Overview:
SAM riboswitch aptamer (S box leader) from Jeotgalibacillus malaysiensis, 103 nucleotides, folded computationally. It matches the Rfam family "SAM riboswitch aptamer (S box leader)". About the family: The SAM riboswitch is found upstream of a number of genes which code for proteins involved in methionine or cysteine biosynthesis in Gram-positive bacteria. The SAM riboswitch acts at the level of transcription termination control. Lineage of the source: Bacteria > Bacilli > Caryophanales > Caryophanaceae > Jeotgalibacillus. The sequence is in RNAcentral, with records from Ribocentre.
RNA sequence: CUCUUAUCAAGAGCGGCGGAGGGAAGUGCCCUAUGAAGCCCGGCAACCGACAGUUUACUGGAAAGGUGCCAAGUCACACAGGUUGAUACCUGGCAGAUGAGAG
Numbered sequence: 001c002u003c004u005u006a007u008c009a010a011g012a013g014c015g016g017c018g019g020a021g022g023g024a025a026g027u028g029c030c031c032u033a034u035g036a037a038g039c040c041c042g043g044c045a046a047c048c049g050a051c052a053g054u055u056u057a058c059u060g061g062a063a064a065g066g067u068g069c070c071a072a073g074u075c076a077c078a079c080a081g082g083u084u085g086a087u088a089c090c091u092g093g094c095a096g097a098u099g100a101g102a103g
Base pairs, nucleotide, nucleotide: 001103002102003101004100005099006098007097008096013041015040016039017038021031022030023029026077027076028075042070043069044068047066048065051060052059053058074095079092080091081090082089083088
């Protein structure tokens, strides 16, 4: 980097260092010196793993291990369809993110 598969409406600090940027990309709209990114600590969750049960695929509780995550629905839209007078809303797809497996 590509493929397969599961999930994406919940949750998570009034901390320290740091100093201007950040929210994937396009358009918006936002966050940010009442301090951005990043690092540390802290926390959330429970995909893998571990444990117990067991119909071997599920269930349960925990959180010492491997990841992940901690503004806004995956921030919204962007493609197709539906409801609607309009605004707006809903469903699906694309794209993306994360885990697990394969190349």